The part of an RNA shown here (large-subunit ribosomal RNA, domain IV) has 324 nucleotides and comes from a Fibrobacteraceae bacterium. The coordinates come from a structure-prediction model, not an experiment, and the mean pLDDT is 87.
[in-house]
Context: one part of a larger RNA
RNA sequence: CACGGCUAAGGAACUAGGCAAAUUAGUCCUGUAACUUCGGGAUAAAGGACGCCAGCGCAAGCUGGCCGCAGAGAAAUGGCCCAACCGACUGUUUACCAAAAACACAAGGCUUUGCAAAUUCGAAAGAAGACGUAUAAGGCCUGACACCUGCCCGGUGCCGGAAGGUUAAAUGGGGAUGUCACCGCAAGGGAAGCAUUGAAAUGAAGCCCCGGUAAACGGCGGCCGUAACUAUAACGGUCCUAAGGUAGCGAAAUUCCUUGUCGGGUAAGUUCCGACCUGCACGAAUGGUGUAACGAGUUGGGCACUGUCUCAGCCGUGAGCUCG
Numbered sequence: 001c002a003c004g005g006c007u008a009a010g011g012a013a014c015u016a017g018g019c020a021a022a023u024u025a026g027u028c029c030u031g032u033a034a035c036u037u038c039g040g041g042a043u044a045a046a047g048g049a050c051g052c053c054a055g056c057g058c059a060a061g062c063u064g065g066c067c068g069c070a071g072a073g074a075a076a077u078g079g080c081c082c083a084a085c086c087g088a089c090u091g092u093u094u095a096c097c098a099a100a101a102a103c104a105c106a107a108g109g110c111u112u113u114g115c116a117a118a119u120u121c122g123a124a125a126g127a128a129g130a131c132g133u134a135u136a137a138g139g140c141c142u143g144a145c146a147c148c149u150g151c152c153c154g155g156u157g158c159c160g161g162a163a164g165g166u167u168a169a170a171u172g173g174g175g176a177u178g179u180c181a182c183c184g185c186a187a188g189g190g191a192a193g194c195a196u197u198g199a200a201a202u203g204a205a206g207c208c209c210c211g212g213u214a215a216a217c218g219g220c221g222g223c224c225g226u227a228a229c230u231a232u233a234a235c236g237g238u239c240c241u242a243a244g245g246u247a248g249c250g251a252a253a254u255u256c257c258u259u260g261u262c263g264g265g266u267a268a269g270u271u272c273c274g275a276c277c278u279g280c281a282c283g284a285a286u287g288g289u290g291u292a293a294c295g296a297g298u299u300g301g302g303c304a305c306u307g308u309c310u311c312a313g314c315c316g317u318g319a320g321c322u323c324g
Base pairs, nucleotide, nucleotide: 001318002317003316004315005314006313007312009310010309013308018305026050027049028048029047030046035040037144051066052065053064054063055062056061067071079303080302081301082300083299084298085297086295087294091103092102107142108141109140110139111138112137113136119128120127121126145290146289147288148287150220151219152218155217156216157213158212159211160210161209164208165207166206170202171201175197176196177195178194179193182189183188221239222238223237224236225235248282249279260276261275262274263273264272
């Protein structure tokens, strides 16, 4: 030093944190709260018994006796409780620093698809979908259950519409230019043909335009005044907006100021719990609020227990080094 073990008194004073260790532990009997989805919670919690010998008894068992510190005598073998948060749950994951509140999930919704389906792979043939057929299959979002899920279609997207505007190739060829017969003294003009160019007009979808759609992407105000103490403002005015945040929740896994304020717990509490609402910057399937059960999840508290600590000591085994 490593590993294993023991310790007076105290018992978390340790520490970011009870990390680690200790406690608990089996079988039978008694007993068991809130809450609850009536299944659970629950091995809740809490308590008792347990060896050997003899007698009686069919047996279960009863009675008596004996020994120890100790009778589930070793080993093996749940610590428990009260609250809050997150996620309903069992499950899945970063093979080798993360197991979680992340993913999945049953369930809910939107949407596409009528079958040679949509969708996907492929150059195609072909294949998956599916030897299925809308109670099916694909995509996206939410995520048990309970109660619910408000307002906005102005922007973006998607769906529908087709009157008008815009618009490609293409069609179209007015006209222009070159060349040249010819005309002209010259300057120049210049038919047909050939060649180059090309106006008007016609011309789809899309876009503009019209309407719908938010469990589509998303968004959901400001200022001023007002009640017979004060304060506050049910009320009024005004500006802006597509509409101005409804229910519920709220210093929250969200609160900067902030250790907000009040209450609880402690002798003492930046954490925790209950409230308040002044929400810097909650909010309704990017779901809101609850919720029994569950969790090697996160946070706070308590009982039990302990070498975590006060404060260190000792024992065993092994290794290294030194000496022999």